Small-subunit ribosomal RNA, 3' major domain from a Candidatus Uhrbacteria bacterium, 461 nucleotides, folded computationally. Its Rfam family is "Bacterial small subunit ribosomal RNA".

[in-house]
Context: one part of a larger RNA
RNA sequence: AGACGGGGACCCGCACAAGCGGUGGAGCGUGCGGUUUAAUUCGAUGGUAAGCGAGAAACCUUACCUGGGCUUGAAAAACAGCUGCAAGCCACCCGAAAGGGAGGCCGCUUUCGAAGGUGCUGUUUAGGUGCUGCAUGGUUGUCGUCAGCUCGUGGUGUGAACUGUUCCCUUAAGUGGGGUAACGAGCGCAACCCUUAUCAUGUGUUAUAUAUGUCACAUGAGACUGCCCGGGCAACCGGGAGGAAGGUGAGGAUGACGUCAAAUCAGCAUGGCCCUUACGUCCAGGGCUACACGCGCGCUACAAUGGUAGGAACAAUGGGUUGCCAAGUCGUAAGACGGAGCUAAUCCCUCAAAACCUACCUCAAUACAGAUUGAGGUCUGCAACUCGACCUCAUGAAGACGGAAUCGCUAGUAACGGCCAAUCAUCAGGUGGCCGUGAAUACGUUCUCGGGUCUUGUACU
Numbered sequence: 001a002g003a004c005g006g007g008g009a010c011c012c013g014c015a016c017a018a019g020c021g022g023u024g025g026a027g028c029g030u031g032c033g034g035u036u037u038a039a040u041u042c043g044a045u046g047g048u049a050a051g052c053g054a055g056a057a058a059c060c061u062u063a064c065c066u067g068g069g070c071u072u073g074a075a076a077a078a079c080a081g082c083u084g085c086a087a088g089c090c091a092c093c094c095g096a097a098a099g100g101g102a103g104g105c106c107g108c109u110u111u112c113g114a115a116g117g118u119g120c121u122g123u124u125u126a127g128g129u130g131c132u133g134c135a136u137g138g139u140u141g142u143c144g145u146c147a148g149c150u151c152g153u154g155g156u157g158u159g160a161a162c163u164g165u166u167c168c169c170u171u172a173a174g175u176g177g178g179g180u181a182a183c184g185a186g187c188g189c190a191a192c193c194c195u196u197a198u199c200a201u202g203u204g205u206u207a208u209a210u211a212u213g214u215c216a217c218a219u220g221a222g223a224c225u226g227c228c229c230g231g232g233c234a235a236c237c238g239g240g241a242g243g244a245a246g247g248u249g250a251g252g253a254u255g256a257c258g259u260c261a262a263a264u265c266a267g268c269a270u271g272g273c274c275c276u277u278a279c280g281u282c283c284a285g286g287g288c289u290a291c292a293c294g295c296g297c298g299c300u301a302c303a304a305u306g307g308u309a310g311g312a313a314c315a316a317u318g319g320g321u322u323g324c325c326a327a328g329u330c331g332u333a334a335g336a337c338g339g340a341g342c343u344a345a346u347c348c349c350u351c352a353a354a355a356c357c358u359a360c361c362u363c364a365a366u367a368c369a370g371a372u373u374g375a376g377g378u379c380u381g382c383a384a385c386u387c388g389a390c391c392u393c394a395u396g397a398a399g400a401c402g403g404a405a406u407c408g409c410u411a412g413u414a415a416c417g418g419c420c421a422a423u424c425a426u427c428a429g430g431u432g433g434c435c436g437u438g439a440a441u442a443c444g445u446u447c448u449c450g451g452g453u454c455u456u457g458u459a460c461u
Base pairs, nucleotide, nucleotide: 001461002460003458004457005456007455008454009453010452011451012450013449015445016444019409020408021407022406023405026300027299028298029297030296031295032294033293034291035290042053043052064286065285066284067283068282069281070280077124078123079122080121081120082119088105089104090103092101093100094099108116109115127275128274130273131272132271136269137268138264139263140262141260143258148187149186150185151184152183153182154163155162156161167178168177169176193252194251195250196249198221199220200219201218202217203216204215224246227240228239229238230237231236302402306361307360308359309358310357311356318349319348320347323342324341328337329336330335368399373394374393375392376391377390378389379388415437416436417435418434419433420432421431
């Protein structure tokens, strides 16, 4: 100088408390461990792994296993030789395909140099999701959007080092003010950027009732403790007015010096090591979907603030030409036929659902709940057996609010309700967004956890 303390002082955070809703019990979905397996590819493992890489494993993906093939190779570059049949097309045999073997048709451009191009052969090169993240780059998580981390000159000390950065007040903030052997500066904080709440002006397509409105786009205004009162030396604090908005208005992007030899050689790049008729590469089938069990994250419930049937309202973000697909017809339905419109403020996805009204159910394992199983179908796709989604009929399991323990959330938030998108042939209980309905509570900082500043102790570095 640090680190640590079941030392001290001060301060902060959904950290506790006050509340609301969950998890832990059930069934199922999904990931992980374990076990099994020919293989169940690999990585991630307290917080900071476990709906994570993967924003889509039937084939492909695919890296794994079994079997069958190829060996300058599936793809790329250079050189040399051969070919003059370019390329390509048709068809035969073995085969699951890949691949191997054997035929036919056609028979390149040209400056006439085998120059270009094609195929084959040879050489040099290839290839490796093989190992090492403890050799690395790049990127990322975490402490933490916490308020810290440093430097120059000066001063102090033999020196390591200290001072500055401590102290008092204040702030969300090393934010600002006062003081001061310090004076200044840098990276962080804040601001500058984006979205949103109000208004003005302009524009008006495809929106709209054809208008001084709504809406859309663009430009600007507006908030600065600016004004008033009280406190204070000041910074600032408390209250008020006006205002759409008030003291950072709300949200986002933005992550200092560093910590964890944290994560990633499987996104990519890359040193070293290793394989080279195989640890490369092609193909078929299987596996990644197994199942005595344990764990994480979710979905659906256990019902009457509910369930069922009927009626009838109100959104926003987005996407669409190998696409979105209207009207109409058929089907109980999934869906099919159909073909209008749309390269989109025009057409379509797209009638949002909860909410509301009416009726029934009357507390029961039920008209709750829907697992499981049987039968019949629809769709995508070369192909739904392993192993897809959906529909109809039948079946109707556990479950009556969950032990110890534990999680999220302070306002348009939690909770509840649906919608859209990425991925995508098909497949969403996951993820990223969007809107609708819309709360309760915070006395306070003793305690738990994490963090900051100063100080103290130490047999630690």